[in-house]
RNA sequence: CUCUUAUCGAGAAAGGUUGAGGGAUCAGGCCCUGUGAAACCUUAGCAACCGCCCCGACAUAAUCGGGGGACAUGGUGCUACUUCCUGCCCGCUGCUGGUUUGACCAGCAAGUAAGGGAAAGAUGAGAG
Numbered sequence: 001c002u003c004u005u006a007u008c009g010a011g012a013a014a015g016g017u018u019g020a021g022g023g024a025u026c027a028g029g030c031c032c033u034g035u036g037a038a039a040c041c042u043u044a045g046c047a048a049c050c051g052c053c054c055c056g057a058c059a060u061a062a063u064c065g066g067g068g069g070a071c072a073u074g075g076u077g078c079u080a081c082u083u084c085c086u087g088c089c090c091g092c093u094g095c096u097g098g099u100u101u102g103a104c105c106a107g108c109a110a111g112u113a114a115g116g117g118a119a120a121g122a123u124g125a126g127a128g
Stems, first nucleotide, its partner, number of pairs: 001128008013043005021032003026087004044079003049075002051071001053069003058066001083120001088117003091112003094108005
């Protein structure tokens, strides 16, 4: 760097150096920031992906694969706002037209922001 896979609305701070950006890219928004951004260092914390130990089928439609508990020493990761929101697709509401007036079909672009999915991204694990 590429591929596969799981998760992503919870949680968690201070100090020092430095000095203007940052919230992944692009676009539109909305926020954070000289009451100090990003980056680096120190300490602290959060979580439980890998890890160690335990239960032993507790679960799944089924399976060697799953489930549950404890630890937080080890390998990572993280400590504003849902991955900050939206963009693509579908559904729903609305409007217009057609129609056999039951509802269905077509189009429009307004909404949806705890409606759903995809794409992309982040992190872990495995492989190349």